[in-house]
Context: one part of a larger RNA
Molecule: large-subunit ribosomal RNA, domain IV
Organism: Candidatus Omnitrophota bacterium
Order: sequence, then structure tokens, then C1' cells
RNA sequence: UCCUCGCUAAGGAACUCGGCAAUCUAACCCCGUACGUUUGCAAGAAGGGGUCCCCCGAAUUUUCGGGGGCGCAGUGAAAAGGCUCCUGUGACUGUUUAGCAAAAACACAGAUCUCUGCUAACUCGUAAGAGGAUGUAUAGAGAUUGAGACCUGCCCAAUGCCGGAAGGUUAAAGGGAGAGGUUAUUCCGAUUUAUCGGGAGAAGCUUUGAACCGAAGCCCCGGUGAAUGGCGGCCGUAACUAUAACGGUCCUAAGGUAGCGAAAUUCCUUGUCGGGUAAGUUCCGACCCGCACGAAUGGUAUAACAAUGGGAGCGCUGUCUCAGCGAGGAUCCCG
Repeated sequence: UCCUCGCUAAGGAACUCGGCAAUCUAACCCCGUACGUUUGCAAGAAGGGGUCCCCCGAAUUUUCGGGGGCGCAGUGAAAAGGCUCCUGUGACUGUUUAGCAAAAACACAGAUCUCUGCUAACUCGUAAGAGGAUGUAUAGAGAUUGAGACCUGCCCAAUGCCGGAAGGUUAAAGGGAGAGGUUAUUCCGAUUUAUCGGGAGAAGCUUUGAACCGAAGCCCCGGUGAAUGGCGGCCGUAACUAUAACGGUCCUAAGGUAGCGAAAUUCCUUGUCGGGUAAGUUCCGACCCGCACGAAUGGUAUAACAAUGGGAGCGCUGUCUCAGCGAGGAUCCCG
């Protein structure tokens, strides 16, 4: 000096990102116990008192009453909740990054939508076949939300899905008008009478091939938001000023409803006001000018719960003012 412990005057969070760490508290019995609340809880709320031994009495099991005794100390050692208030998030018990993250992430019961009539939908497999299921719509599959409470607004123009079938478009197939090649034959010319050059050209074979016909899809017509998604701008106006219930105009499929709001969302911003402090970029309550909340990518409030995030207080303490002493180890030095 380090590690692990023990004690400490006065103060008591002044430490620090933050009471991190370490104290305090603690068992059992009795008294007593607020707000809130889904009436279950909250709650061991909080806050007090008692606890040993002997004798007597009552009950006979632990308890109660009276009397007495000892110690500094009676849950006589060890082991054994600190508490309260405000608020965010997630309802809850649960699950998770084996080895830096346990959470507000995942799951969840509940809610809703879509598909599926059984050889089900869906999934695996080339297939046979298997799962679904020895189930049958109170079932199974997929998707979103996430207890319960109060609710869940407007837009179907775009995209998706569902329905429709009149018209347009449209593949292969069908169809075969016609066109090309080949040449039996034939015509003309030349001719060395063997043939050569040129023209026309049936049938067959062959290379192609227009009209017409032709399904779904797409175009088209409707529906659909707890489908993917979206939910405006400018100007003026009231007898102080300010503001604008009101009016005008442009655009749109429709212009954000209820509720909430400087928020896990607010840039400006330490917004402004109030509270708490002597002093508060955090916190709580309001305001609304929402850069850029908003309704199952759910909105709002919420009892209970949480090794959850933020803030405040009481108690308590070597966290600190500010360090000291001690114990046992380690390192180092000497022998």
C1' cells in the first nucleotide's frame, strides 16, 4: 500500500450522475392503522407496548391476574422487513439476449377481423403420405390489439381484398383468305439436235400466314377501415387594445372528432405561471403557441402488482466534512 472485517467525537447526504455502498429495521404476542379501491385489497400500512426467573390463583396446552427476584442488557448468542409521499410505463403470476441488457421488450386472459362445411382451410413432402385431428364453426388456421372501466370519430380518391358481369383489351388452341420455294408439263429464244437460257405453271411436298373465334386477368361498375393507409392553406372581421364566435376564397377522397398535451413525443426551451428548496436544466400541478399526440401500429383514466424509470421526505448511518484506531490475510524489506 492492497484485500476482507470491527469501532469512532461533533455533524448527518454537506458525498455522488444517483444515498452507490454500508448502517438503521428485523422473531413472536398485544394495541392500533390513512388516502385510494375493481370491496378482493391497500396492510406486516404507518405508529406504539411487551418478551427472563420463582411462588400463588384462575383456566388446564401455549394464556391471564397478583406477589417477589437478578443483571448494563431477558426474541440475553446466531439467523430474521427500513418506512412514507408524488409520478411515468406495463394490468396481473409468468418469459427473455446459456457467457456485459430482466426491461417499458415477449407472453398472457380478454377484444376484433379474415379464412375454413371436412378428402376443411393451413403446413411439410417430387409423390405416396403425414400433421391439423381419432378434432368438426362453442372447432381449427392466419393477422392485429392486449385484464377490467369509459370509448374507438371523418375519408373508399390511391393500394389491397370481396362481389359483378354488359362492353373494351387479351394467350395457346381453332381457323385458313392469301404469299413464297420446289416442278410434271408448256411457251419463247438459241442450237453443235446432246441440250442451254428465259417466262408461265397443276398436283404433291414444304416455308409461312390475314380476317374470324378465343378464358382468367387488366380496363370497367360497386362494396369494404379493429384492411395498407390519409385526416389542409390564405385573407378579413366585435365601440380601448388584443383575440376572433363570424365571413370570403383556393384545394382535397376527407381535412384530426372525443380525450390527452413542453409528454418515454416540444426543436426554439432551463417555454410561462404555481408548488416544493435559502437556492431546483430534474420533479409535481396547470396553460396550449401539438417544430412533429390522437383513437385496437388503439385513445384516456385506473385499484392491485414490479430485483421497473424519475422526483421528494422521515429514520439511519465513515457516502462525506476528514480522517483515526484496531483484527486477520496479501505485497514488499530485513534476518